Source information: This is a predicted structure of an 86-nucleotide RNA (c-di-GMP-I riboswitch aptamer) from Paenibacillus sabuli. The RNAcentral record of the sequence draws on Rfam. Lineage of the source: Bacteria > Bacillati > Bacilli > Paenibacillaceae > Paenibacillus.

RNA sequence: UGCACGAAAUGGCAAACCUGCUGAAAAGCAGGGACGCAAAGCUAUGGGCCUAAAGAAGGGGUUUCUACGGUCGCCAGGCUGCCGAA
Numbered sequence: 001u002g003c004a005c006g007a008a009a010u011g012g013c014a015a016a017c018c019u020g021c022u023g024a025a026a027a028g029c030a031g032g033g034a035c036g037c038a039a040a041g042c043u044a045u046g047g048g049c050c051u052a053a054a055g056a057a058g059g060g061g062u063u064u065c066u067a068c069g070g071u072c073g074c075c076a077g078g079c080u081g082c083c084g085a086a
Stems, first nucleotide, its partner, number of pairs: 005084002012037002017032006035073001041079003045076003048071003055065003
């Protein structure tokens, strides 16, 4: 110095919930707030999961299918990164 690993230290992020805004919804953004997280940093590439406006089929006031929508704090992959004990 690099990889692995995760004691300590400096710090970082921010679940649920509340308020406002966007959206058909799932959900997202901002403020507050902390459940937790060594990648809970980025990425929708693969899988899973959520929603169904538009569309299709059926049917009478609703049903079914479907992602081009979403979720990286569901798992994995890719890229990048702070510190340095055993």